A computed fold for a 73-nucleotide RNA from Polarella glacialis, annotated as transfer RNA. RNAcentral holds the sequence, with entries from Rfam. Its mean pLDDT, the model's own confidence on a scale to 100, is 85. It matches the Rfam family "tRNA". Its family is annotated with triplet codon-amino acid adaptor activity in the Gene Ontology. By type it is a transfer RNA. Rfam describes the family as follows. Transfer RNA (tRNA) molecules are approximately 80 nucleotides in length.

RNA sequence: GCUGCGAUAGCUCAGUGAGAAGAGCGUCAGACUGAAAAUAUGAAGGUCCCCGGCUCGAUCCCGGGUCUCGGCA
Repeated sequence: GCUGCGAUAGCUCAGUGAGAAGAGCGUCAGACUGAAAAUAUGAAGGUCCCCGGCUCGAUCCCGGGUCUCGGCA
């Protein structure tokens, strides 16, 4: 330099036919306990990488960019 995959909650990752987002772990709260752990319950937590376009409507489709990982040179 060329090329492919990926970027979504604090972390690891799902997700979609475009109608607007979830799990596990973690955090917090009270329950339980003499206290803690474990357990179950509840809650908080998101610019869906950035810019532009198409659209009534974009995390999703299209174009460009940035970065991660891999392949080729």